Notes:
The prediction has a mean pLDDT of 81. This is a predicted structure of a 72-nucleotide RNA (transfer RNA) from Mariniblastus sp. The RNAcentral record of the sequence draws on ENA. Lineage of the source: Bacteria > Pseudomonadati > Planctomycetia > Pirellulales > Mariniblastus. It matches the Rfam family "tRNA". By type it is a transfer RNA.
RNA sequence: GGACUGGUAGCUGAGACGGUUUAGCAUCUGGUUGAAGGCCAGAAGACGAGGAUUCGAGCGCCUCCCAGUCCA
Numbered sequence: 001g002g003a004c005u006g007g008u009a010g011c012u013g014a015g016a017c018g019g020u021u022u023a024g025c026a027u028c029u030g031g032u033u034g035a036a037g038g039c040c041a042g043a044a045g046a047c048g049a050g051g052a053u054u055c056g057a058g059c060g061c062c063u064c065c066c067a068g069u070c071c072a
Stems, first nucleotide, its partner, number of pairs: 001071007010025003019055001027043006048064004
């Protein structure tokens, strides 16, 4: 330099052919307890960056950034 795979919540990981972003752990609040833990109920929390297409993009297109694999 070229090809390919991946980047989603604090962490780990889903997400059919573009249509309300999902779960576990963690965090917070409440209940239970003498208290804590556990358990139960609830809440908050994310699409690597910027553009383009579209009524609508995690998903399709373009340019970058980061990590990995392969080729030279």